A computed fold for a 73-nucleotide RNA from Candidatus Saccharibacteria bacterium QS_5_54_17, annotated as transfer RNA. Its Rfam family is "tRNA". By type it is a transfer RNA. Lineage of the source: Bacteria > Bacteria candidate phyla > Candidatus Saccharimonadota. Model confidence (mean pLDDT): 82 of 100.

RNA sequence: GCGGGUGUAGCUCAGCCGACAGAGCGCAUCCUUGCCAAGGAUGAGGCCGCGGGUUUGAAUCCCGCCACCCGCA
Numbered sequence: 001g002c003g004g005g006u007g008u009a010g011c012u013c014a015g016c017c018g019a020c021a022g023a024g025c026g027c028a029u030c031c032u033u034g035c036c037a038a039g040g041a042u043g044a045g046g047c048c049g050c051g052g053g054u055u056u057g058a059a060u061c062c063c064g065c066c067a068c069c070c071g072c073a
Base pairs, nucleotide, nucleotide: 001072002071003070004069005068006067007066010025011024012023013022019056027043028042029041030040031039049065050064051063052062053061
C1' cells in the first nucleotide's frame, strides 16, 4: 500500500430485513436473614467510534475519516 472483519451501558454481547435502544454480569437503594452468601423488588447508567449524505423517519442504507484485529504484498 491492497482486501476483509469489528466498533452499541462499567464488562461480554444482541438488535444490522429503516419506525420505542435491549439482555446477562456488574453497580445503587430496599425486602428477606442474628451476620454473610444465596434469593426477591426497584432504579441509575447510552444521544449506537467521528463527520456528512439519502429518507417523513437511520444503531441499521450510502460516502469519507479514526481505532483495533486478520490476511496479502